[in-house]
Molecule: RNase P RNA; transfer RNA
Organism: Saccharimonadales bacterium (SeqCode)
RNA sequence: CCAGAUUGUUGGCUAACCGCCGAUCCAUUAGUGGAUGGGAGGAAAGUCCGGGCAGCAUAGGGAAGGGCAGUUGCUAACGGCAACCAAGGGUGACCUUAGGGAAAGCGCCACAGAAACGAAACCGCCUGUCUUCGGACCGGUAAGGGUGAAACGAGUGGGGUAAGAGCUCACAACUCUCGCAGGUGACUGCGACAGAUGGUAAACCCUGCCUGCUGCAAGGAGAUAUGCUCUACAUAGGUAUCCCGCCAGAGCUCAUCAUAAAAACCGCUCGAUCUGCCGAGCAAUUGGUAGACUAGAUAGAUGGUUAGCUAAACAGAACCCGGCUUAUAGAUAAUCUGGUGCU
RNA sequence: GCCCCGGUAGCUCAGCUGGAUAGAGCAGAGGACUUCUAAGCCUAAGGUCGCAGGUUCGAAUCCUGCCCGGGGUACCA
Numbered sequence: 001c002c003a004g005a006u007u008g009u010u011g012g013c014u015a016a017c018c019g020c021c022g023a024u025c026c027a028u029u030a031g032u033g034g035a036u037g038g039g040a041g042g043a044a045a046g047u048c049c050g051g052g053c054a055g056c057a058u059a060g061g062g063a064a065g066g067g068c069a070g071u072u073g074c075u076a077a078c079g080g081c082a083a084c085c086a087a088g089g090g091u092g093a094c095c096u097u098a099g100g101g102a103a104a105g106c107g108c109c110a111c112a113g114a115a116a117c118g119a120a121a122c123c124g125c126c127u128g129u130c131u132u133c134g135g136a137c138c139g140g141u142a143a144g145g146g147u148g149a150a151a152c153g154a155g156u157g158g159g160g161u162a163a164g165a166g167c168u169c170a171c172a173a174c175u176c177u178c179g180c181a182g183g184u185g186a187c188u189g190c191g192a193c194a195g196a197u198g199g200u201a202a203a204c205c206c207u208g209c210c211u212g213c214u215g216c217a218a219g220g221a222g223a224u225a226u227g228c229u230c231u232a233c234a235u236a237g238g239u240a241u242c243c244c245g246c247c248a249g250a251g252c253u254c255a256u257c258a259u260a261a262a263a264a265c266c267g268c269u270c271g272a273u274c275u276g277c278c279g280a281g282c283a284a285u286u287g288g289u290a291g292a293c294u295a296g297a298u299a300g301a302u303g304g305u306u307a308g309c310u311a312a313a314c315a316g317a318a319c320c321c322g323g324c325u326u327a328u329a330g331a332u333a334a335u336c337u338g339g340u341g342c343u
Numbered sequence: 344g345c346c347c348c349g350g351u352a353g354c355u356c357a358g359c360u361g362g363a364u365a366g367a368g369c370a371g372a373g374g375a376c377u378u379c380u381a382a383g384c385c386u387a388a389g390g391u392c393g394c395a396g397g398u399u400c401g402a403a404u405c406c407u408g409c410c411c412g413g414g415g416u417a418c419c420a
Base pairs, nucleotide, nucleotide: 001339002338003337004336005335006334007333008332009331010330012309013308014307015306016305017304018303020039021038023036024035025034026033027032041314045325046324048323049322050321051320052319053215054214055213056212060244061243062242063241065211066210067209068208069207070084071083072082073081074080085099086097087096088095089094100206101205105204107200108199109198117153122145123144124141125140126139128137129136130135155171156170157169158168159167174195175194177192178191179190180189181188182187219266220265222257223256224255227252228251229250230249231248237247238246239245273292274291275290276289277288278287279286280285344416345415346414347413348412349411350410353369354368355367356366362400372386373385374384393409394408395407396406397405
């Protein structure tokens, strides 16, 4: 210098004028006016996971249903994140993985093919019998050919045989069990014994773990005062799909004040919060300490015009938070890899 | 805001318990019939199964992530 890998940061600025939504203070003719200060994001998005919070019993038990799936850790929790293991890809930095079980059971494997997991044999090879000498038949075999995504599931060589075959032997690979060593563990290395098991679980299923439902349009919420009737320990009703368990239930009467509108108020923004520094840890994360307060609307504010710079992307909060995914012009930082050139 | 459903030919739909040529009706095109037209008859054409990735020998169908469209839902003492 070229080509890459990984992890980040930023993502319009300045000035003037006119506006919009909250907060505090002051004034006020109660309508409002003035001053000061604040006002979108890294994804606010998709609403895909998880939690807080609220109601349903202070949400309880079982079944069903749903979800997850290497190991260890982090966390409020997670299907998230970190580190590691295994397999696969890359020359490499590094990347990808729904990564438990097919030896519990059960289903499926189209077409082709003899045969699709039960066992069998189309061509071939071999013994025998027959023969019109082309071959036919009984039997053996599964090394070779053919079909197929996949062919009975252990490769190479020697032996063996009528021909063959783990039939047998040596070496190598695989699986199960056991032992030793290392590691918290997944697992790795070595050794011994035994063995022959197709694929598919993003088919049913089995194993282990987690899981109640509804979502802020949840929900809360007037002040004081008053009586009656019926049913009755069981039903109805509510509580989730079911069972158990739990809640006694239904109807009527009723005075004064306040309110009239799909209103107004609360929930509503101080919180697993943010920033700096010092530690623990490989990291995710976490401890201590100092400081900060940083949108809160309810048809929904955060904008417009002018001038300058040089191009200004994706995009706009609605209960809150942690993640994931997706969109994103441009600028920029760090570490590392491969190649080439020069010293 | 929250919750649900759908996307297959120009239109309306089936297929979605994986199996290879993805079908049906209507519309449109051509032919034949008719003096001409319509109806009826014959024929062929027309599909990235919304997009991308994965599982599998094999995906419209199973799984994951996106895109687009539609519908429902208001507490009120």